[in-house]
RNA sequence: UUCAGGGUGGUGUAGCGGUAGCACGCGAGACUCUGAAUCUCGAAGCCGGGGUUCGAUCCCCCGCCCUGAAGCCA
Numbered sequence: 001u002u003c004a005g006g007g008u009g010g011u012g013u014a015g016c017g018g019u020a021g022c023a024c025g026c027g028a029g030a031c032u033c034u035g036a037a038u039c040u041c042g043a044a045g046c047c048g049g050g051g052u053u054c055g056a057u058c059c060c061c062c063g064c065c066c067u068g069a070a071g072c073c074a
Stems, first nucleotide, its partner, number of pairs: 001070007010024004018054001026042005047063005
């Protein structure tokens, strides 16, 4: 430098045009003598900017970052 894949709550991941889910973690409550476990409830997220569209996490363009492969120089 080129190509491919990826960036989603604190963490790991799903969703691929129409309200963003799940698990763990966190907070509150129930239960319990207390705690753990269990159950219920809750807070918290789409990398940034533009475009297309009635509507974009999703499609297109330009960036930034991560991973892998190839190439170049020495």
RNAcentral holds the sequence, with entries from ENA. Predicted 3D model of a 74-nucleotide RNA (transfer RNA) from a Planctomycetota bacterium. It matches the Rfam family "tRNA". Lineage of the source: Bacteria > Pseudomonadati > Planctomycetota.